[in-house]
RNA sequence: UAAAUUCUUCGGGGCAGGGUGUAACUCCCUACCGGCGGUAUAGUCCGCGACUCCCGAUAAGUAUUCUAGCUAAAGCGACAAUAUUAUCGGGAUUGAUCUGGUGAAAUUCCAGAACCGACAGUUAAAGUCUGGAUGGUAGAAGAAGUAU
Numbered sequence: 001u002a003a004a005u006u007c008u009u010c011g012g013g014g015c016a017g018g019g020u021g022u023a024a025c026u027c028c029c030u031a032c033c034g035g036c037g038g039u040a041u042a043g044u045c046c047g048c049g050a051c052u053c054c055c056g057a058u059a060a061g062u063a064u065u066c067u068a069g070c071u072a073a074a075g076c077g078a079c080a081a082u083a084u085u086a087u088c089g090g091g092a093u094u095g096a097u098c099u100g101g102u103g104a105a106a107u108u109c110c111a112g113a114a115c116c117g118a119c120a121g122u123u124a125a126a127g128u129c130u131g132g133a134u135g136g137u138a139g140a141a142g143a144a145g146u147a148u
Stems, first nucleotide, its partner, number of pairs: 001147002005144006017029003031128002033117002035048004043115002052092008061084005069076002097113005119131003
């Protein structure tokens, strides 16, 4: 100085105030929030992750079906198939931005005006409450280690 590999740690924020109502952090007014990598600093660009669904492989247990076998009988019942669960891999789906300014460069900065937000639950419809989740993950940092 640097690649593989292994390990450790970290790894998502947010309805204050008011209105209606039997009831709302869910409706209305208003308020608030913004994962990771890339790129002129990004919720809205490009890509990724999360949620949901599908497919394949592997493994194990359970359940069901089935019959080769065992048994005097009752009954037991491998293999296989299907379902389910876990892990790994692949795929699909999944929201939203413009105008002006500065500049070599910005849908990223500055000014202004907009917009968006999985699933399940709920005394009433949820980006913000509760839950799956003391989970998972994009990734970030560090250490070991080896090589030169």

Predicted 3D model of a 148-nucleotide RNA (FMN riboswitch aptamer (RFN element)) from an uncultured Bacteroidota bacterium. Its mean pLDDT, the model's own confidence on a scale to 100, is 79. The sequence was found by an Rfam model in a public genome assembly.